[in-house]
RNA sequence: GAAACCGGUGCUAAUACUGGAUAAACUGUAGGAUGGGCAUCCGGCCUACAGAAAAGGGAUAACUCCGCUUACAGAUGGAUCCGCGUCCCAUUAGCUAGCUGGUAGGGUAACGGCCUACCAGGGCGACGAUGGGUAGCCGGCCUGAGAGGGUGGUCGGCCACACUGGGACUGAGACACGGCCCAGACUCCUACGGGAGGCAGCAGUGGGGAAUAUUGCGCAAUGGGCGAAAGCCUGACGCAGCGACGCCGCGUGGGUGACGAAGGCCUUCGGGUCGUAAAACCCUGUUGCAGGGGACGAAGGAAGUGACGGUACCCUGCCAGAAAGCCCCGGCUAACUACGUGCCAGCAGCCGCGGUAAAACGUAGGGGGCGAGCGUUGUCCGGAAUUACUGGGCGUAAAGGGCUCGUAGGCGGUACAUCAAGUCAGUUGUGAAAACCGACGGCUUAACCGGAGGAUUGCAGUUGAUACUGGUGUACUUGAGGCAAGGAGAGGAAGGUGGAAUUCCCGGUGUAGCGGUGAAAUGCGUAGAUAUCGGGAGGAACACCAGUGGCGAAGGCGGCCUUCUGGCCUUGACCUGACGCUGAGGAGCGAAAGCCAGGGUAGCGAACGGGAUUAGAUACCCGGGUAGUCCUGGCCGUAAACGAUGGGUGCUAGGUGUAGGCGCGUCAAGCGUCUGUGCCGAAGUUAACGCGAUAAGCACCUCGCCUGGGGAGUACGGUCGCAAGGCUGAAACUCAAAGGAAUUGACGGGGGCCCGCACAAGCGGUGGAGCACGUGGUUUAAUUCGAUGCAAACCGAAGAACCUUACCUGGGUUUGACAUGCAGGUGGUACGAACCUGAAAGGGCGAGGACCGCAUCUUCGGAUGCGGAGCCUGCACAGGUGCUGCAUGGCUGUCGUCAGCUCGUGUCGUGAGAUGUUGGGUUAAGUCCCGCAACGAGCGCAACCCCUGCGCCUAGUUGCCAACAGUUAGGCUGGGGACUCUAGGCGGACUGCCGGCGACAAGUCGGAGGAAGGUGGGGAUGACGUCAAGUCAUCAUGGCCUUUAAGCCCAGGGCGACACACGUGCUACAAUGGCCAGCGCAGAGGGCAGCGAGCUCGCGAGGGCAAGCGAAUCCCUUAAAGCUGGUCCCAGUUCGGAUCGCAGUCUGCAACUCGACUGCGUGAAGUCGGAAUCGCUAGUAAUCGCCGGUCAGCCAUACGGCGGUGAAUACGUUCCCGGGCCUUGUACACACCGCCCGUCACACCACCCGAGUUGGGUGCUCCCGAAGCCGCCGGCCCAACCCCGAAAGGGGAGGGAGGCGUCGAAGGAGUGUCUGAUAAGGGGGGUGAAGUCGUAACAAGGUAGCCGUACCGGAAGGUGCGGCUGGAUCACCUCCUU
Repeated sequence: GAAACCGGUGCUAAUACUGGAUAAACUGUAGGAUGGGCAUCCGGCCUACAGAAAAGGGAUAACUCCGCUUACAGAUGGAUCCGCGUCCCAUUAGCUAGCUGGUAGGGUAACGGCCUACCAGGGCGACGAUGGGUAGCCGGCCUGAGAGGGUGGUCGGCCACACUGGGACUGAGACACGGCCCAGACUCCUACGGGAGGCAGCAGUGGGGAAUAUUGCGCAAUGGGCGAAAGCCUGACGCAGCGACGCCGCGUGGGUGACGAAGGCCUUCGGGUCGUAAAACCCUGUUGCAGGGGACGAAGGAAGUGACGGUACCCUGCCAGAAAGCCCCGGCUAACUACGUGCCAGCAGCCGCGGUAAAACGUAGGGGGCGAGCGUUGUCCGGAAUUACUGGGCGUAAAGGGCUCGUAGGCGGUACAUCAAGUCAGUUGUGAAAACCGACGGCUUAACCGGAGGAUUGCAGUUGAUACUGGUGUACUUGAGGCAAGGAGAGGAAGGUGGAAUUCCCGGUGUAGCGGUGAAAUGCGUAGAUAUCGGGAGGAACACCAGUGGCGAAGGCGGCCUUCUGGCCUUGACCUGACGCUGAGGAGCGAAAGCCAGGGUAGCGAACGGGAUUAGAUACCCGGGUAGUCCUGGCCGUAAACGAUGGGUGCUAGGUGUAGGCGCGUCAAGCGUCUGUGCCGAAGUUAACGCGAUAAGCACCUCGCCUGGGGAGUACGGUCGCAAGGCUGAAACUCAAAGGAAUUGACGGGGGCCCGCACAAGCGGUGGAGCACGUGGUUUAAUUCGAUGCAAACCGAAGAACCUUACCUGGGUUUGACAUGCAGGUGGUACGAACCUGAAAGGGCGAGGACCGCAUCUUCGGAUGCGGAGCCUGCACAGGUGCUGCAUGGCUGUCGUCAGCUCGUGUCGUGAGAUGUUGGGUUAAGUCCCGCAACGAGCGCAACCCCUGCGCCUAGUUGCCAACAGUUAGGCUGGGGACUCUAGGCGGACUGCCGGCGACAAGUCGGAGGAAGGUGGGGAUGACGUCAAGUCAUCAUGGCCUUUAAGCCCAGGGCGACACACGUGCUACAAUGGCCAGCGCAGAGGGCAGCGAGCUCGCGAGGGCAAGCGAAUCCCUUAAAGCUGGUCCCAGUUCGGAUCGCAGUCUGCAACUCGACUGCGUGAAGUCGGAAUCGCUAGUAAUCGCCGGUCAGCCAUACGGCGGUGAAUACGUUCCCGGGCCUUGUACACACCGCCCGUCACACCACCCGAGUUGGGUGCUCCCGAAGCCGCCGGCCCAACCCCGAAAGGGGAGGGAGGCGUCGAAGGAGUGUCUGAUAAGGGGGGUGAAGUCGUAACAAGGUAGCCGUACCGGAAGGUGCGGCUGGAUCACCUCCUU
């Protein structure tokens, strides 16, 4: 004083302090002899002098023990120094002032620049200094075959730290976790004056976080501290608690049990499955629960001592009783169905699932995996040879530096000697323990633990070896270089010089055009161009030679001459004697474009302006034209600077061409050899393509470079540059690919060959008109539905007035118009006249009134009962032209009647695949022949089938009629089989014959004969496949939907609408015709609810009567065009017939909507059709009529057939379309209707720049300056010691308070630098089912593309200059997209 605590006074002891003694050892000084070491230096010995110690107290029954001092030694611990090793960034390249060394001193336990003064100017660094980032290191741990990679939690060793920063004190040891001082931040106490604190000790709390435990028991054990001991302390430790966090062990039961229960799920409705699973019966008792017993851990002997703990363990009893989950089931990857959902909801590790049948989502059943766990997430290693040391690459996939010289470095010929660094061998030491490995042992087993062993791949010492590498020395010549003699060359630099051509100027001749293009125009030209002749000026480039050629390091180099100069080759083997190779940095050279300065400028020619083209045309084409291109000097430093192939050396079959030498040669052919440059190829190599002595082969040396695509060669930083820009060079983010080579297709405004009425040649049409039909659209209550380029649109429709009919409106009906089954009911039952109502359907009433089987009765008439059928009611179910042709079957269209499509075996290729099937011929044909690593085969082609063309045979009615007879004149009759014909069979045609061509082939051309000739003509017949082609409305069918309705019945309406548009037809526009009259000739069909002669009526459609015929007999049935004669006379007509009016006929229940036909009248458009487009090659086109199906009738001009008359043209394959084969390119494969680029617009994301703002780290400078150490002062204070003094006291030595100074943390100020956050605004980038503009690229991508550079442009891009091939191809405007 609140407190923390502080101050004063008094007493006192010591193992505290002070002085003294002694001196073996020790220390210091001086001296001496001596040993060792490369050296600093070290060792012991002798002599002299000096220095410097101490403490006693206690215990014990006692011997004695515990201490104290000095010295030495051992053990242990510690300190310091050195070598080697120890992460990332070079977009950190220079760092350093006590910094490096010396001298002297200080300091320390000790060396030292540790500190100070002085002197010198050093020291470190590409073998990575400095700086930045990150991190405790190791034994080990995880992974891996290993090498390696990752990691450093528990345990152990070392280091560092203890709220942050600084500091010292004490001490053997600290700069000290639970000590001190100071500063700071924070918390707490306070009486406001001041104080206190430091869990990164054990528990515990808060906070943060995805996440990590009890404020437990005990010192019983082990260990530690103190103590002589008893003992005390010990959150070390021993235990317990919590957490499936890990490892290990165990259980949740075992056996029997089929009608394969119930139930679930699925189902083809039979069944299958969960499934012996359950139940049930029999058993066991691990664990659990209860009771009983009960430890080891505890000691040298006796006794005592247990937190765990009444725990482990043992015994007894009890009950199957209390104990199963998680993930998955598309592939990888083991395990499948149903339902729900419907690109939704959702899943997802990668690929990818989900848009109405989802094994991929959700649920269920079932299944698979693991199991007290199972999945997920994160991290690491592995797989990944995907950073490659073991163990990769660089021609085209990413990757060879543009080229050369050369520094450091790496590597390096032959022989001998020597050393022994590398290397190899032996041995010694070490490599802590734990961990790890193989055995062994202890807990019931295991995990765990124990003692030995191994391993610890290493390091060091030592003794050896000397082949190789290396060091040193000596020598050698083959590598390399020199010398001599020859040789070729667009090698380089400078100076001269030449001709051709273009342009311009002058002059002459000459006249109207020239020029240019796909075609044009701009432009030039009557002021005289172009053309042509002569003269002149100027610049640039050097035809032929010229080459697959030469030279150069590359870029690159081209008339001729001269000068200077580099390199190369050959021959000789005289000289040097390894002098070599490569080459990080570095230096030099380096096309074109571009830049600066000054010249020059003929031609060409970015930009620019003009003309065209075009939708546009900032292009391609044309006419001009400036920079530039050229020269001098200086920059730039890049290219597809390419052989996309770095340099050097050696080795590994050949053949052939070419350039330059040399040798041999009968100087000829040729042979040999060296250097260069090409092609083809062996082995080998390569993913393939290819390479192959000029390697991409086999090896060595060395440099550069690569590590998925995009972002991006961008940003930032650095550096170079005058600039343009170069060099260096990321990340975020994003994708599941991006690529290479080859294969099969498809495609090409690629090529070759070849077909087709594909074009051309020709004939007739369509598109214009009117009408008919179909379709779109529109309309509508409905206009039912489907078909939609070719390949929908006179199609489903071979017949919509009702019906059909599916649509609409309205009226009805509900086991139904139709099928099957079950149950119940029903003899006046089924059926049902008539009547009422109604548009009908339907509803109501209802006389009459059965049938079949059996049984019984019977008056034989019949009656009764049961059952069936029928009917009624109800239940299952019927029904649906409702949806899905993108769930399907079947059928069909189309490419295409095209000639193709495949297989087996073999062969080739890593493989996809190829071969065969390509090639040479030929064909209508993959038809045939020949060849061939192919040989065969199948589906297609052809043939076999049908019709037709000729003949023969058979047959002869209903068909036929030559001869005979009759005749009504009709094959009518007798008769005949000859003929026609009919319809069955057979023959005939096969390149068989002859000739040419061809390859002695296949075949083709011509000819003969023949009715027919090379498939005689026509039909049927449609390969593998394509189009998710068409059809759920022919039919069938999965699934879904509907069920008094989306089924069924009925009436009326609609499918027939009508501003328009398209398609297919008919009729025409007329005279090759119309009209009238007469005459003549088919084939194939159809006919009984039918065809219907004939007669008759009607102008006619048709009516009446009616024969014949189920049809080679009768009928439909007169064919028409044609021929003959007449008329019309070129006109909107005697063309044309639409439209409309009137009157009719026929079918039909019914012709209003909505039939056909007839007669009379009316008489529209139309005078041959724009762009465009269709059919047809011979009995075809064209033209003419006839028949049929459907059908009551008919909107049929359609469709399917039949015959009559009956042409023209094809040079040819360039072009259009489609197709076949071969080949080529490809960035296409949903396959060119493909792919794909850039701007713009929108959304989101990350990034860069950015006036700035803000935070963190850090350097330097200055200010202030705590504590404290050190130094100095110390007038103030002070014991023991020394001196004086008897003492008091004084003085001294020494010390202290205090002061001053150096250093000094925090703090303050200034200025740099690094890094983060954020920001108006700016920039590009990435991503995103369907946005805009164009079309750049891929096929010759329609202007070949690309590289560098420059300029220009909405954009892709265009153009100039130079370069590359990683460009196709035999050559003619442009032309977008899916």

The prediction has a mean pLDDT of 85. A computed fold for a 1378-nucleotide RNA from an uncultured bacterium, annotated as small-subunit ribosomal RNA. The sequence is in RNAcentral, with records from ENA and SILVA. Its Rfam family is "Bacterial small subunit ribosomal RNA".